[in-house]
Parts: sequence; C1' cells; structure tokens
RNA sequence: AUACGAUAACGGCAAACCUGCUGAAAAGUAGGGACGCAAAGCCUCGGGCCUACGGAAUGAUUUCUAUGGCGGCCGGGUUACCGAA
Repeated sequence: AUACGAUAACGGCAAACCUGCUGAAAAGUAGGGACGCAAAGCCUCGGGCCUACGGAAUGAUUUCUAUGGCGGCCGGGUUACCGAA
C1' cells in the first nucleotide's frame, strides 16, 4: 500500500413505531426511539422496487406512463476511521 474485518479501541449512523411539518402519493424532514449497519458516508451510472398529480388509451370500468421517490434492494463509481488473525 492492497485485501480483509476481533465479543479490540475511539467514535458514528439509526429500521419498525409515535408526534409535528412538507407532499397528490410514494416518500422526505425534525424530535423521540433502536431493528440492525465496517462504509447504513456520498453519487440514480446499470438493474430492481414503490407511487401516478399531470399526461395517454378507453363507451365505461380500468390500464399504461417518471419528469417523483427508495443509496437501509443489488451491482458500479468515489472518499474515509481503527488494526487482532
């Protein structure tokens, strides 16, 4: 230095749920709260998933559609703390 990841050290993040706010929704955000996480730091580049205001199709019912989301779904990119085997 690269890989790897201890019942190590210093610390970090925070699922479900509850409350307020934002949003058409998915969801986000702040506080509380911890299921977990060695990148659960950051980036929608590829795939996947969620939603469907608007738009399109339709006689109707309904269906389709991301330009909206999820980085705590997977891959990829990028940066970083510690050091036992």
Model confidence (mean pLDDT): 88 of 100. This is a predicted structure of an 85-nucleotide RNA (c-di-GMP-I riboswitch aptamer). The model forms 95% of the base pairs in the Rfam consensus.